[in-house]
């Protein structure tokens, strides 16, 4: 410090997620030791048991024990006395139980923090001064009587004190009307020195009370709250101020700087995180507060409204004799419960501290220790060295090896920790040690007792095999798994950390993702629709004063601990101790006065006023006008008119439409008209009158900061809509009808109501947009436009300058880019509004507004990992432009109709083997299924196999032919015959072959073409596809390759931030067309000769031809055109002219295109079978549908006759002449030929004659019959011939195919396969056309451009209802709780007030009595409780509303392209 994730890729915005640190943690696996810490976060739930606050006999009476003395005597008991001492106690009395310890329920508060303040109290302690005299009356204990189960009492009687009460005294103290008045005390011990006390008093210290400034969570869907409320006077009360309380008076007080209400919460030092600012948090330690079962109350006391005190009420628990009582662990342990979860019913007062005491001492679950827990932090160990045969085993493997791995074994060494034995501290000062026989030290022991957890797809360090097969599972995010998973599970190996390691939860960080530091708002979320304006915020210029802010210094405070720096102590560290700095804050004070502020006085540049001008659909009201539309009346006139893509509804013979004249009505104002004008926005458009707002320039004079913004607030605010009343021509939601359509509640058409118009009143919203808040200043220019005014030169051109508007382009700059750019989205300042992932949702609830519709304000649960912006490359478009192609058009001939052939689908079947599926499957694989082929079916056989390699044994032959037997055959058995392997070192040695045996293995046309290679199809012989360097862009990418011409072509030329290059195009290759040269048999014959008249022979190589090498064509020449180019048009010459015709040649890529059944091949599967052999059957089936063909329907023809002209090919298991036989297919015989020699070989259309339009002399299917050929065999199932038969069919609906010249059409010929079988396929020649105006349209393609929400790329994407399942949520008759308010009732305990006839020791009094007090009673206040009514909140709720999610459900097709009616608000 960043990373992953939206996309085909990119940049940005933006969320989600991860890596870090932390933890009072928990869970899973594992676990050796020690030190230091920490340990109920949940039920402030309930608690058994024990302990946690006592002490003082030197305050007091008494009792008991011990001791001493005496007496009685039953000699071990009783009684009496005693002082000395000791011990024990209940009681009176004193001090302490207000500290220490626990908890965080309550509390949003002067509770806490910080800094100040004054009207106060303070036991014990320190200090000052003074005193401590003299009396009195009781009450416990105790004794007696007595009640009660108990707890606990009642009555009578006795008694002491440092308990209680007077009197005296009063330096100082308090009160005061300044005269005066009031108020104390206690003794005890003593070694008699004194000590400890007591009373009053002074000052202090310590502790505490009260008040104030500032700070201290969330919500405005809580906006008003308050009657003791705010203040005053007086009184009361308190330690003390104060409405703290009361009486009276006044009507205040708080609140947008957030009162009140609701929710949540103890606060702080600190802790944690962070670079910091900040955020989160408030365990342990420390300070403060609050609480002690819940609520209320006071008493005592220096201090409490009191955790281990009291009273009352309530809930709960326990005891009970049922009458009544007792209790309060949020002290330490411990129990139950709750919970994911948190320890021992331990030891000691040795230390530190506390209470009491004069002290000894006692008490102390405070504390110090120990125990339990890896809960955390820190430290140590589980061994170290040598050791390659790189052991064994494991795993992987390309089978060679690699890896685990110096790891182990083996050898040498050590002993930390542990264990055993011994010794043994500090902590303590004179003594006292729980810890503890602990820490430490010494000796011994033996490698001996001590390693796990997580991870290995990316982020993120670490890889392979097996198994699984969208299953099981993983997952923090992206995602992984659908038969080759580095992601699941196991294993091997590796990586990380280590007595721990992972997971989960939580916090901060990363997140600049709430932005003070430090973000934004044109299009990503985000500028209020616009203005006015109160508060608030901000504010020009000069001088003076003040010093609040501000700045500097000083002082006080900012507890300690913690953190930081530094030093020290435990062997180190954690931990502990000392010192320092710091604690960014607050207060006081001194000083400064620039800036801000305050006050005063000025200024004119901001703002405004006065004057005369001038533009304008600015606003409001009234009046007027013409065109058009519709309606009405009348005339003319006749059959249609309207309307549409085409129609129909509709109107019209009752006279429409059309046309003419007249009239009526309402609404809107053509042309002008313009990125023109005006207005704050909405908006404003005929003419005119009146009223009226604002802006603008010029020119003086004046005011003197009067300004800007603007939360709330107020006003204006399109259209639609609402109310009341008018008006209503046209248009026109709803509605009706007609069309369209699969449907059409739409688009189109015919009608048509609200509405649109006016007046008044509501509504208050729009994509109210420049998607851009208002204001001010600054920052290059160029060029329009509208308009007003001024000035100067006037070069008089309406040229230049200037001001305020409104546009286009553009520099710098900004921006993610697009773009903005003096009219900023630039550079700055001021103020306001708004935003913080998508959906849910601008929705629900609540409030406010509205007549309603609805508006405004405005969430959450839940759900997703994206949603989005701009730009890029493609693809696509029922977008555009340019161009090409038998693409259309123009033609010729077909298919689709018939019969047949062939392939396919379907059906059938035991099987009808398999594949191919739009173009680009379907006369395709198949260049030829009777057996074979053959993969299919039935049946019968074989199991190392029909075939390959290896081992062992045996044999030497194997093989062929013939015959016999069984069998359907495979196969089995037998006989005869032919032949008798090669090398040789001669050895049954080697090779080879065959048979047998066992095992490795063979074999598979079994699966996967979506695991693959190879090959192929297709776009397409279309003109494209790319690269290097440079340049541009943040980048994906662009440029080049676009543009202007041109071409068949990215062909060439020109231009250009490009310059070059590659694969394609073209050319080079083959062939046909012309010529030349060479060669001349098997070819040829011009000339010569011969001839049987046949190039037959001699001869020749001229010609034809054959087959080799060359030439020839290049827009080369001329003219025109073009830009002087490339090129195009025309012409000449030429066999051929603009690539001369044809072929071969197929760029980058697309279709997971085709093929595992050509072949090869990974993986899977079968192994007496999914392998192998055989016979028979099937692939040839047949209601049907489709493709491709053949033959026809006839006269451009059929039939008959005549006998003219080719080319390519093929031939020895062959082609087969000639001759003969047969009507014929064919047969017999067989010349020649392994071929320019012989054969196939006859070419057919052509020509002549005949037929004369018909189901025919067309057509030939079908069928009968007789034959021929091939073949082991033609039944299923071949081809052909003869005779006979003579079907459909008379030119083919919608639709559709081929072809642009030697082409179509037509005619025959050859070949491959092949025993035989072609209408198919491949090739060959003969005859030989028509048409192309042209590119609007259909199809396909290329380039440029445009839109896009597509990128699996339109066979794309995607919306809504309905149906089903699940989830959360709103409404809901109601119902159950909580909190709270108001009114009223009740009114415990208690303080206060009144009364007090009952009762009473101290004082007064001679007495009676008084003073004073108590009980009792009454009153006020008040907790709990009750009644009634509200407010608020939570749970449940039949039914119901929408929302979200879900793999393929239903219906449509709304949106994205002009999305097929542009879309949206």
């Nucleotide at each position: 410090a960043g990373a992953g994730u939206u996309u085909g890729a990119u940049c940005c915005u933006g969320g989600c997620u991860c890596a870090g640190a932390a933890u009072g943690a928990a869970c899973g696996c594992u676990g050796g030791c020690g030190g230091c810490a920490u340990g109920c976060c949940u039920a402030a739930c309930a608690c058994a048991u024990g302990c946690a606050a006592g002490u003082c006999g030197a305050a007091c009476g008494a009792a008991g024990g011990c001791c001493c003395g005496g007496a009685g005597c039953u000699u071990g008991c009783u009684c009496c006395g005693g002082u000395g001492u000791c011990c024990u106690u209940a009681g009176u009395g004193g001090c302490g139980g207000a500290c220490g310890g626990g908890u965080g329920a309550g509390u949003a508060a002067c509770g806490c923090g910080u800094g100040g303040g004054a009207a106060c109290c303070u036991g014990c302690c320190u200090u000052u001064g003074a005193g401590u005299g003299g009396g009195g009356a009781a009450c416990a204990a105790c004794a007696g009587u007595u009640g009660g189960a108990a707890a606990c009492g009642a009555c009578u009687g006795c008694u002491a004190a440092u308990a209680c009460c007077g009197c005296a005294u009063a330096c100082g103290u308090c009160c005061u009307u300044c005269g005066g008045g009031a108020g104390a005390a206690a003794g005890g011990c003593u070694u008699c020195g004194g000590c400890c006390g007591c009373u009053c008093u002074u000052a202090g210290a310590u502790g505490g009370u009260c008040c104030c400034g500032c700070g201290u969570c969330u919500g405005a869907u809580u906006a008003g709250c308050u009657a003791g409320u705010u203040g005053g006077u007086g009184a009361g009360g308190u330690a003390a101020u104060g409405g703290c309380u009361c009486a009276c008076c006044a009507a205040g007080g708080c609140g947008a700087c957030g009162a009140u209400c609701a929710g949540u919460a103890g606060c702080u030092g600190g802790u944690u995180u962070g670079a910091g600012a900040g955020g989160a948090u408030g365990a342990u330690c420390a300070g403060c507060c609050a609480c002690a079962c819940u609520g209320g109350g006071a008493c005592u006391g220096a201090g409490a409204c009191a955790c281990g005190g009291c009273c009352c009420a309530g809930a709960c628990u326990c005891c009970u004799a049922c009458g009544g009582g007792a209790g309060g662990c949020a002290g330490c342990a411990g129990u139950g419960g709750g919970g994911a979860a948190u320890a021992u019913u331990g030891g000691a007062c040795a230390a530190u501290g506390g209470g009491g005491g004069a002290a000894a001492c006692c008490c102390u679950g405070a504390u110090c220790c120990a125990g339990c827990a890896a809960u955390g932090c820190c430290g140590c160990g589980u061994g170290a060295g040598u050791g390659a045969a790189g052991a064994a085993g494991g795993c992987c493997c390309u089978a060679g090896g690699g890896u685990u791995g110096u790891u182990a074994a083996a050898c040498u060494c050590u002993u930390u920790c542990g264990c055993c034995g011994g010794u043994g501290a500090a902590g303590a000062u004179g003594a006292u040690g729980a810890c503890a026989g602990u820490a430490g030290c010494c000796g011994g022991u033996a490698c001996a007792g001590a390693a796990g957890c997580c991870c290995c797809g990316g982020c993120u360090a670490a890889c392979u095999c097996c198994a699984u097969g969208c299953c099981a599972g993983c997952a923090g995010c992206c995602g992984c798994a659908u038969u080759a998973a580095g992601a699941c599970g196991g294993a091997g190996g590796g990586g990380g950390c280590u007595a721990g390691c992972g997971u989960u939860g939580u916090u901060c960080g990363g997140a600049u993702u709430u932005a003070c530091u430090g973000a934004g708002c044109g299009u990503a979320a985000a500028g209020c629709g616009c203005a006015c304006g109160c508060a608030g915020g901000c504010g020009g210029u000069u001088c003076u004063u003040c010093c609040a802010g501000u700045u500097a210094g000083g002082c006080g405070u900012g507890a300690a601990a913690g953190g930081c720096c530094u030093g020290g102590g435990c062997u180190c560290a954690a931990c502990c101790c000392g010192g320092g700095a710091a604690c960014u804050g607050c207060g006081c004070u001194u000083a400064a006065u620039a800036c801000u502020g305050a006050a005063g006085a000025g200024c004119u540049a901001g703002a405004g006023u006065c004057c005369g001008g001038a533009a304008g659909a600015g606003g409001a009201u009234g009046g007027c006008g013409g065109a058009a539309u519709u309606c009405c009346a009348a005339g003319u006139g006749u059959a249609g008119a309207g309307g549409u893509g085409a129609a129909a509804u509709u109107c019209g013979u009752a006279g429409a439409u059309a046309u003419u004249u007249g009239g009526a009505a309402g609404a809107a104002c053509a042309c002008c008209a313009g990125u023109g004008g005006c207005g704050a926005a909405g908006g404003c458009g005929g003419c005119u009158a009146c009223c009226u707002g604002g802006a603008c320039a010029g020119a003086u004079a004046c005011u003197g900061a009067c300004g800007c913004u603007g939360a709330g607030g107020u006003g204006c605010g399109a259209a639609a809509g609402c109310g009341u009343g008018g008006g209503g021509a046209g248009c026109g939601a709803a509605c009706a009808g007609g069309a369209u359509u699969g449907g059409a509640u739409a688009c189109c058409c015919u009608g048509g109501u609200a509405g649109u118009c006016c007046a008044c009143g509501c509504c208050g919203u729009a994509a109210a947009c420049g998607a851009u808040g208002a204001g001010u200043g600054c920052u290059a220019g160029u060029u329009g436009u509208g308009u007003c005014g001024g000035g100067a030169g006037u070069u008089a051109g309406g040229c230049u300058c200037u001001c305020g508007g409104u546009g286009a382009c553009g520099c710098a700059g900004c921006u993610a880019a697009c773009g903005c750019g003096u009219u900023a989205a630039g550079c700055a300042c001021u103020c306001c509004g708004c935003c913080u992932g998508g959906g849910g949702a601008g929705u629900a609830c609540g409030g406010c507004c509205g007549c309603a519709a609805g508006g405004u304000u405005a969430a959450a649960a839940c759900u997703c990992a994206a949603a989005g912006g701009a730009a890029u490359u493609g693809a696509c478009g029922g977008g555009g432009g340019c161009c090409c192609g038998c693409a259309c058009a123009a033609g010729c001939g077909g298919u689709g109709g018939a019969g047949c052939a062939u392939g396919u689908g379907g059906u059938u079947u035991a099987a009808u083997u398999c594949g191919a599926a739009g173009c680009a499957a379907c006369g395709c694989g198949a260049a030829g299924a009777a057996c074979c082929u053959u993969a299919c079916c039935a049946g019968c056989c074989c199991u190392u196999g029909a075939c390959a390699u290896g081992g062992g044994c045996g044999u030497c032959g194997c093989g062929g032919a013939u015959c016999c037997g069984g069998g359907a055959g495979a196969c089995c058995g037998g006989a005869u015959u032919c032949u008798u392997c090669a090398g040789u070192u001669c050895g049954g040695c080697u090779g080879g072959a065959c048979g047998c045996c066992a095992c490795a293995c063979a074999g598979g046309u079994g699966c996967u073409g979506c695991a693959u290679g190879g090959c192929u199809g297709u776009c397409g012989u279309c003109a494209g596809c790319u690269c290097g360097u440079g340049u541009c862009g943040u980048g994906a990418g662009a440029u080049g390759u676009u543009g202007g011409g041109u071409u068949a072509a990215g062909u060439c030329c020109c231009g250009c931030a490009a310059c070059g290059a590659g694969c394609g195009c073209a050319a080079c290759c083959c062939u046909c067309g012309c010529c030349u040269u060479c060669a001349g048999u098997u070819g040829c014959c011009a000339u010569c000769g011969g001839u049987u008249c046949g190039g037959c022979c001699g001869g020749g190589c001229a010609c034809u031809c054959u087959g080799a090498a060359g030439g020839a064509a290049c827009u080369g020449c001329c003219g025109g055109u073009g830009a002087c180019a490339a090129g195009c048009c025309g012409g000449a010459g030429g066999a051929a002219g603009g690539u001369g015709g044809g072929g071969a040649u197929g760029a980058c890529g697309u279709c997971a295109a085709g093929u595992c059944c050509u072949c090869a091949u990974g993986g899977c599967c079968c192994u007496u079978a999914u392998g192998g052999g055989c016979u028979g059957g099937g692939c040839u089936a047949c209601a049907c549908a489709c493709g491709u063909g053949c033959u026809a329907c006839a006269a451009u023809g059929g039939c008959g006759g005549u006998g003219a002209c080719a080319a390519u090919g093929g031939g020895u298991c062959g082609c087969g002449a000639a001759a003969c036989c047969g009507c014929g297919a064919g047969g017999u015989u067989g010349a020649g030929c392994a071929a320019a020699u012989c054969c196939c070989c006859a070419a057919a259309a052509a020509c002549c004659g005949u037929c004369u339009c018909a189901g025919u002399u067309c057509g030939g299917a079908u069928u009968g019959u007789u034959c021929u050929c091939u073949g082991c065999a033609a039944c299923u199932c071949g081809a052909g011939a003869g005779c006979a038969u003579g079907a459909a069919g008379u030119u083919g609906g919608a639709a559709u195919c081929g072809c642009u010249a030697g082409u179509a059409a037509u005619c025959g010929u050859g070949g491959a396969u092949c025993a035989g079988c072609a209408u198919g396929c491949c090739a060959c020649g003969g005859u030989g056309a028509a048409u192309a105006c042209g590119u609007u349209c259909c199809c396909g393609g290329g380039c440029c451009u445009u839109g896009u929400a597509c990128a699996c790329a339109c066979c794309g994407c995607c919306c809504g209802u309905c149906a089903c399942a699940c989830c959360a949520u709103g409404g809901g008759a109601g119902u159950u709780g909580g909190u709270u308010c108001u009114a009223c009732c009740c009114g415990a305990a208690g303080c206060c007030g009144g009364u007090g006839c009952g009762c009473u020791a101290a004082c007064c009094g001679c007495a009676a009595g008084g003073a004073a007090g108590c009980a009792g009673c009454c009153g006020a206040c008040c907790a709990c409780g009750g009644u009634a009514g509200g407010a608020u909140u939570a749970g449940c709720g039949a039914c119901u509303g929408g929302g979200g999610u879900g793999a393929a459900g239903u219906c449509g097709u709304a949106a994205c392209a002009a999305g097929g009616u542009a879309g949206c608000c």
Molecule: small-subunit ribosomal RNA
Organism: uncultured prokaryote